This is a predicted structure of a 79-nucleotide RNA (c-di-GMP-I-GGC riboswitch aptamer) from a Campylobacterales bacterium.
RNA sequence: AUGUUAAAAGCCAAACAUACCGUGAGGUAUGGACGGAAAGCCAUGGGUCUUCAUUAUCAAGAUCGCCAGGCUGCACAUU
Repeated sequence: AUGUUAAAAGCCAAACAUACCGUGAGGUAUGGACGGAAAGCCAUGGGUCUUCAUUAUCAAGAUCGCCAGGCUGCACAUU
């Protein structure tokens, strides 16, 4: 520099259970591992989902472990 076929020391942690927060989608903690080379970060575009109240298709939110994009980074392979 290029790439991600294979692997995973270390890392993250789905479903589910319990507790708490929230109207809700959902979030946090603990246990737990289905998986993951960005399952790290950013709601920027699209998608999906929610809404007590309210002005109602607007608005306000949720999701980055749905896809794309941006920023950063590990391991390994090849040169």
The sequence was found by an Rfam model in a public genome assembly.
Its mean pLDDT, the model's own confidence on a scale to 100, is 76.